A computed fold for a 1541-nucleotide RNA from a Candidatus Krumholzibacteriia bacterium, annotated as small-subunit ribosomal RNA. The RNAcentral record of the sequence draws on ENA. Its Rfam family is "Bacterial small subunit ribosomal RNA". The source organism's lineage runs through Bacteria, Candidatus Krumholzibacteriota and Candidatus Krumholzibacteriia.

[in-house]
């Protein structure tokens, strides 16, 4: 500059995140097809499935100008014996035949083909080509026949013979014959064979027909003549169509690894248009194959087309090219061309005809029809057009075509109207408490316009050939003929009166469909209740479903919309463009090495690859572009591009390849000198085990968590000595050292591989990887032979345990060692394949050399190992960094979502065990991996709590009250249900309450508001009744501003009422974790991200309380503090409270007057803060209690409850969404029940008794309540309590006696002078009423209980325990309950190992509904698929043999043909015996899937024996153990090495 116009992502694994990964979806696209819908037109396209079978018609014929025959009907005229007959036209027609050309073109289909079939570019000096063009040459002269026909025979029928006639462009000879054929010579060219030119020499043809004319020849016409035209013969060339070769290119499977015998090649012969093993004889043994031969599946092949940013992917309808195929299978004729679709032979299968002898077809032409199928048209016109066939021609023939019709099957266009219109109509629907909002300018109404579609009209193009006529020009003697041009006439249209115009009327006839949870544009209501149903992928439905069905009312697309199905795309998810491999899937256990990939420096040559230009093709269509035509588009023409490809042919040489030289860095060899558990093989040692043998010794020893089996009085263990026997080498030993890996470890020899370091002599690229292949390759195992000390699978036995096929414990056998051979795997790892190269550092160790030096040590440099930390830089993160997982290179191997499964099958290798390789069917939405938050662990630290422990008292045993549960019942209303239910809600069930029951009643109320009426009403009497009710009578209220209001009745509509359901629809309210100390936010910093920093550390504290540190700096919520109660003291006030001092005064007494000291009463303050000392500590704080103080270290005690968790609890306390009853699930009433009793339980009471009961005496609070109340003194009664009533709306009066105590008397250890249940029996009180069901009182009764198994509860100081006292609810009480007040008034805590809740931090994790978690494996149940298997039933192919049509060819015979015989090949048939590969199968074998089945716990935690791997043995089953690995194991921590000082 020129070209290029082109790439979107989303759901979906998690508590959330990042990655890796598959599953899904939006697009496009179809010869489709289903479902609902349907108005018009133009282009297009429409048997993909049985290449499965066909009725009917058509679809290939022409040509009388090759030829020889050669009709009827009708007509008209003649003749009849009136039956007919002839005759002329019809007519040389029509028809058959003989001939010649064409039926090898057109049209169909894709069956078969994996192949030179196709495609592409070449070749043929290895060929053919009828018609057609052009050139050359010829076309003379005989000849014999045969069909049609005539006749006569056979046959059911196709057909078939026999006789006799006859023509030819039919057939045969003979002549001529160039360039042509065969043989040959010369000359030239090439590309080897050969090819061209010029000569010999042999051998090869033919047909006429038609028109016209008399120039020419014969001559009378005229044709045996001319001429013209069309056929005919030879040759030559063109075109055209064919045919052969040839490089390239052309699915899958390697669970197809070897294939061939005409097989590769010669050499003769034949065969062919032609080369060639295409055939045949003989020679030789070749040929093809990991660059994939052979075999098996699948499949027509391309131009194209879909799709895609493209590279690719898919695909191969219609259009065009090419093959191949025509019922199946051979097989040849004819002929320029077939081994022929609509010709012939033959077998076979099938259909039809038959007179049973025999015959006849072949729609995958065009239409139509059955079948199969989800699925594809009319038995239409026309030769008017283009095309082809015969014709001289007209012409005829064309189901090729050209056009109709069916099908929305596809593109494309166009229409269903268009304005204005608000009373925002009706009506639907949804909301509202209501106004109303929505469908909606939509509709009505007004006003326009006319497209299609209807209806009538009109004008033109597809037409130009052809014929006839006229003229010129060619030809010729010719103005003939016969050509060509031009004029001119005249004739032709299926489609069709159709496009196309005009007019006419009329909004008048023409809308659907699919969606509305995300992806994805679109939201209410209603039914429905894990049903019914959706659903592409997550998901959706278990009473409020935007997700089902159904409405509205919306989004989208529109005559179409969805849906199924394939295809590419998104998928970079197979990655060439373009993927990876430590931990997600995936490095080979490990070397040596073939073949093959890849390669150092340098110099020339060469032109393989590579660039550059030129050319040849690359068909048309198609595609992109312009530009044109149909009113636009679709669609169609025209022009240009493009077709990325092959081939050719000139040029470059830098790079690759190739030859050739040459070099030293790679890589090797040498010298010199090292280290080392490197490997074989032989020897030796010693210590420890166990066995034997003696001795000494006595009762145990062993073993365990405790314990048994077991050993031991026959003398073990334990010790002393002596002896065997294996095996196996502590200490040293070291993230030390050798090897390639598996791996080597006492000490010595011998033999051996590898390798560092130094030196720089040598050789010259020898080099890296390395598919196959060889070789090595722990542990188990395995065969044979030996050896056996120990340890130890199996096994036996003891144990634990529900159960223990186990962990533990006695014993033990194969093994474990050796030798020789097999095996060939492991967590064979560094989960990291090898080799080069290149990029900060630091610091250990091992081996070496050098340097400084006078030796050592240390320092310093480097070479090669082996380890840590660490920058850049990767990486999803974890991590990894010169020993890469950085950044290039060069091979090799392996990956492609889980599960099925490394498993079937089949090859292979092993003695086996088994290894190697290595699918699918089906199934899932997902399986991984890092990292984070968090729960969580029978991890680990740190630390709190009456959590343990130390104490004290209880409850579990008894009676009984009370709640629960169960039962029971008409009913036992109903709800709390680990802890956080059970003396709970309820702080009061006899009626009432109450909601249950069972019976009587009421229906717009029993209550309440509005309105309207009434003043009958209320009240009161009677009868009924169990009451409520009902029925009667009586009966005329009160205020008043006179409107009316009060109450109360009845209408009347609107609200009803419901303790019916749903705490899982909800507010409210509380429980619990927990008065733990935590939960958070803002900015900012890390980090791709969740998410972390803060808030973690190190101190401390009751405390995320403070201090110190810190990429954090601040905040809030919580924690303390502000609030109450109590302790000390001030002050202020003085009644009802006090009473020290003065007075009065009583038996007595704050009773009086008075007082404010004091108690106290209730207000305001003070007052405590580690403030002061000592000690310890950076500081926070912490010890001493030291001082002082009423009170000391948050002084008691209260109230206060952070984020949140528990779908905790209440719809019966209340409010409330939706459900649901309404003469009833509402309401009234009366009795009943909530109070039941074989049982269990949890919360009390009282007690069992001397720290006690009884009696008598006697003291001392504090909180509270009291007018429908508390109720004093006096009084009666044994008593409950009567009676009577002072005072007191309360610091005033009463409740009110406090009791435990304290004195004293008595019991005297007993089922009692404890105990007080239960019973009888007489009271009192409260209520309408105490039968079911109160409470108290008295007299009698005197039960169980003698301190309570297991197990468990509350309590740290004015607490426990013990004792009375009060109030709430309330007529009464079933209260021992609860709330509260004070009296008396203890023990103990060493400590935090251990049980239980918590907190912080950290570690693992497969858990996240979060351990009450997850999650294995066999057994049982349904499905599903699939593997084996005796058989059974197919398929294709091959092999070997018998038979063996046609029919070519070859032989014979024949004058030849034909025929007849015989051969060879051989379609088909048929037998046999293996292979392969299908369907099925009794029985079987795992697998999968499948809310709620059995058995047990194998694994995630340290998972309760760490787990996992390979072998091996054993078990119901997960599994268990045995050796050997591995860390992908926690916790402890010791070496060592690393950060830091």
């Nucleotide at each position: 500059a020129c070209a290029a116009c082109g790439g979107a992502g989303a759901g979906u694994u998690u508590g959330a995140u990042c990655c890796u990964g598959g599953c899904u979806c939006a697009g496009a696209a179809c010869g489709a097809a289903c479902g609902u819908u349907g108005g018009c037109g133009g282009c297009g396209u429409g048997g993909a499935u049985u290449a499965g079978g066909c009725a009917u018609g058509c679809a290939a014929g022409u040509c009388g100008a090759a030829c020889g025959u050669g009709a009827a009907a009708g007509c008209u005229c003649c003749c009849u014996u009136c039956g007919g007959g002839g005759a002329g036209u019809g007519a040389g027609u029509a028809a058959a035949g003989u001939g010649g050309c064409g039926a090898a073109c057109g049209g169909g289909u894709g069956a078969g083909u994996a192949a030179c079939g196709c495609g592409u570019g070449g070749g043929a000096a290895a060929c053919c080509u009828a018609c057609c063009u052009u050139c050359g040459a010829g076309c003379g002269g005989g000849g014999g026949a045969u069909a049609a026909c005539a006749u006569c025979c056979c046959u059911a029928a196709c057909g078939g013979g026999g006789u006799g006639c006859u023509a030819a462009u039919a057939c045969c000879g003979c002549a001529u014959g160039u360039u042509u054929c065969g043989c040959u010579g010369u000359g030239u060219c090439g590309c080897a064979u050969g090819g061209c030119a010029c000569g010999g020499u042999g051998g090869g043809a033919a047909a006429g027909c038609g028109g016209g004319c008399c120039u020419c020849u014969a001559a009378a016409c005229u044709a045996u003549g001319c001429u013209c035209g069309c056929a005919c013969u030879c040759g030559a060339a063109g075109a055209u169509g064919g045919u052969c070769c040839c490089g390239c290119g052309u699915c899958c499977c390697a669970u197809u690894a070897g294939c061939u015998u005409g097989a590769u090649g010669g050499u003769g012969g034949g065969g062919u248009a032609a080369c060639g093993g295409c055939c045949u004889a003989c020679c030789a043994u070749g040929g093809c194959u990991a660059c994939g031969a052979u075999g098996g599946g699948u499949a027509g092949c391309c131009g194209g087309c879909c799709u895609g940013a493209g590279a690719g992917g898919g695909u191969g309808u219609c259009c065009g090219g090419c093959c191949a195929c025509a019922c199946u299978g051979g097989g040849a004729c004819u002929g320029a061309g077939a081994u022929a679709c609509g010709g012939c032979c033959c077998a076979g299968a099938c259909u039809c005809c038959u007179a049973c002898g025999g015959g006849a077809g072949g729609c995958a032409g065009c239409a139509g029809u059955c079948g199969a199928g989800a699925a594809g048209c009319u038995u239409c016109g026309g030769c008017a057009a283009u095309g082809g066939g015969g014709g001289a021609a007209a012409c005829c023939c064309u189901g090729a075509c050209c056009g109709a019709g069916c099908g929305a099957c596809g593109c494309c266009g166009c229409g269903u109207g268009c304005g204005c219109g608000a009373u925002g109509a009706a009506g639907g629907c949804c909301c509202u408490u209501g106004u109303g909002g929505u469908u909606g300018u939509a509709a009505a109404g007004c006003g326009c316009u006319g497209u299609c579609a209807g209806g009538a009209g009109g004008a033109g193009a597809u037409a130009a050939a052809g014929c006839g006529c006229a003229a010129a020009g060619g030809c010729u003697a010719a103005u003939a003929c016969c050509u060509u041009u031009u004029g001119u006439g005249u004739c032709u249209g299926a489609a069709g009166g159709u496009a196309c115009c005009u007019c006419c009327a009329a909004a008048g006839g023409a809308a659907g469909c699919u969606c509305c949870g995300g992806c994805u544009a679109a939201c209410u209501c209603c039914g429905u209740g894990c049903c019914a149903g959706c659903a592409g992928c997550c998901g959706c439905g278990g009473u409020a479903a935007u997700a089902c069905g159904g409405a509205g009312g919306g989004a989208g697309c529109g005559a179409a919309c969805g849906u199924u199905g394939u295809u590419c795309g998104g998928a970079u998810u197979u990655a060439c463009u373009g993927g990876g491999u430590g931990u997600a899937a995936a490095g080979g256990g490990u070397g040596c090495g073939u073949a093959g990939g890849c390669g150092g420096c340098u110099a020339c040559g060469u032109g393989u690859g590579u660039c550059g230009g030129a050319g040849g093709u690359g068909a048309a269509a198609u595609c992109c572009a312009g530009c044109g035509g149909c009113u636009c588009a679709a669609c169609c023409g025209u022009u240009g591009g493009a077709c990325u490809g092959c081939c050719c042919c000139c040029g470059a040489a830098a790079c690759u390849g190739c030859g050739u030289g040459g070099c030293u860095u790679g890589a090797g060899u040498c010298c010199g000198u090292g280290a080392g558990a490197g490997g074989a093989a032989g020897g030796c040692g010693g210590a420890a085990u166990u066995c034997c043998u003696g001795g000494u010794g006595u009762a145990a020893c062993g073993g365990u968590g405790a314990a048994a089996u077991g050993u031991g009085c026959a003398g073990a263990u334990a010790u002393c000595a002596g002896g065997a026997a294996g095996a196996a080498c502590a200490c040293c030993c070291g993230u030390a050292g050798c090897g390639a890996a598996g791996g080597c470890g006492g000490c010595c020899u011998u033999c051996u591989g590898g390798u560092g370091c130094g030196g720089u002599a040598c050789u010259g690229a020898c080099g890296c990887u390395g598919a196959g292949g060889c070789a090595c390759g722990a542990a188990a195992g395995c065969u044979a032979g030996g050896g056996u000390a120990u340890c130890g699978a199996a096994c036996g036995g003891g144990a634990u345990u529900a159960g223990a096929u186990a962990c533990c414990c006695c014993g033990g056998u194969a093994g474990u060692c050796c030798u020789a051979g097999c095996c060939g795997u492991a967590a064979a790892c560094g989960a990291u394949g090898u080799c080069c190269a290149c990029u900060a550092g630091g610091u250990g160790u091992c081996g070496g050399a050098g340097g400084u030096c006078c030796u050592a040590c240390c320092c310093c440099u480097u070479c090669g190992g082996u380890g840590c930390c660490g920058c850049c830089g990767c990486u999803a993160a974890c991590g990894c960094a010169u020993u890469a997982a950085g950044u290039g290179g060069a091979c090799c191997a392996c990956c492609u979502g889980g599960g099925g499964a490394g498993u079937a099958c089949g090859a292979u290798c092993g003695c086996a065990a088994g290894g190697u390789u290595g699918a699918a069917a089906c199934u899932c939405a997902a399986a991984g991996g890092a990292a984070u938050u968090g729960a969580c662990g029978g991890g680990g630290g740190c630390c709190c709590g009456c959590a343990c422990a130390a104490g004290c008292g209880g409850u579990g045993g008894a009676g009984c009250a009370u709640g629960u549960g169960g039962u029971u019942u008409a009913a036992u209303u109903c709800g709390a249900u680990g802890a956080u239910a059970c003396g709970c809600g309820a702080g009061g069930a006899a009626c009432c309450u109450u909601a249950c029951c069972u019976g009587g009643g009421c229906u717009a109320c029993a209550a309440u508001g509005c309105c309207c009426u009434c003043g009958c009403u209320a009240u009161c009497u009677g009868g009924u009744g169990a009451a409520a009710g009902c029925c009667a009578g009586a009966g005329u209220u009160c205020c008043u501003u006179c409107g009316g209001g009060a109450c109360g009745a009845g209408g009347u509509g609107c609200a009803a009422g419901g303790u019916g359901c749903u705490g899982c629809a909800u507010g409210g309210u509380u429980g619990u974790c927990g008065u733990c100390a935590g939960c958070u936010c803002g900015u900012g910093c890390c980090g791709u991200g969740a998410g972390g920093u803060g808030u973690u550390g190190g101190g401390u504290u009751a405390a995320g309380u403070c201090c110190c540190g810190c990429a954090a700096c601040g905040a809030g919520c919580g924690c303390a503090a502000c609030c109450c109660c109590u302790a000390u003291c001030u002050c202020u006030a003085g009644u009802u409270g006090c009473c020290a001092g003065c007075a009065u005064g009583u038996u007595a007494a704050g009773a009086u007057g008075g007082g404010g000291a004091c108690u106290c009463u209730a207000g305001a303050g003070a007052g405590a803060c580690u403030g002061c000392c000592u000690c310890c500590g950076c500081a926070a704080g912490g010890a001493g209690u030291g001082a002082g103080g009423a009170a000391g270290g948050c002084g008691g005690g209260g109230a206060u409850g952070a984020c949140g968790u528990c779908a905790a609890a209440u719809c019966a306390u209340c409010a409330u969404g939706g459900c649901c009853c309404u003469u009833a699930c509402g309401c009234c009433c009366a009795g009943g029940g909530c109070g039941a009793c074989a049982c269990a339980c949890g919360u009390g009471c009282u007690a069992c008794a001397a720290u006690g009961g009884a009696c008598g005496g006697u003291a001392c609070a504090g909180c509270g309540g009291g007018u429908a109340g508390c109720g004093a003194c006096u009084u009666c009664g044994c008593g409950a309590g009567g009676a009577g009533g002072a005072g007191c709306c309360a610091a005033u009066c009463c409740c009110u006696a406090a009791a435990a105590g304290c004195c004293g008397u008595u019991c005297u250890c007993a089922g009692u002078u404890c105990g007080g249940a239960u019973u009888g029996g007489a009271g009192u009180c409260u209520g309408c009423a105490a039968c079911u069901c109160g409470a108290c009182u008295c007299c009698a009764u005197g039960a169980a209980g003698u301190c309570g198994g297991a197990a468990u509860c509350g309590c740290u100081a004015g607490u426990a325990a013990u004792c009375g006292c009060g109030g709430a609810u309330c007529a009464g009480c079933c209260a021992u309950g609860c709330c509260g007040c004070g009296g008396u008034g203890a023990a103990u805590a060493c400590g935090u190992u251990c049980c239980c809740g918590g907190g912080c931090c950290u570690u693992g994790u497969a858990c996240a509904c979060a351990c009450c978690g997850c999650c294995c494996g066999u057994c049982a149940a349904g499905c599903c698929a699939u593997g084996g298997a005796a058989g059974c039933c197919g398929g294709g192919g091959g092999c070997a043999c018998c038979u063996g049509a046609a029919g070519u060819c070859g032989g014979u015979u024949u004058u030849a043909u034909c025929g007849a015989c015989c051969g060879c090949c051989u379609a088909g048939g048929g037998u046999g015996a293996a292979a392969c590969u299908g369907g099925u199968a009794a029985c079987u074998g795992g697998g999968g899937c499948u809310a709620a089945g059995u058995c047990g716990u194998a694994a995630c935690a340290a998972g309760g024996u760490a787990g996992c791997c390979g072998u091996a043995c054993c078990g119901g089953a997960a599994g268990g153990u045995g050796c050997g690995g591995c860390u992908g194991g926690a916790u402890u921590a010791c070496c060592u090495c690393c950060u830091u000082u």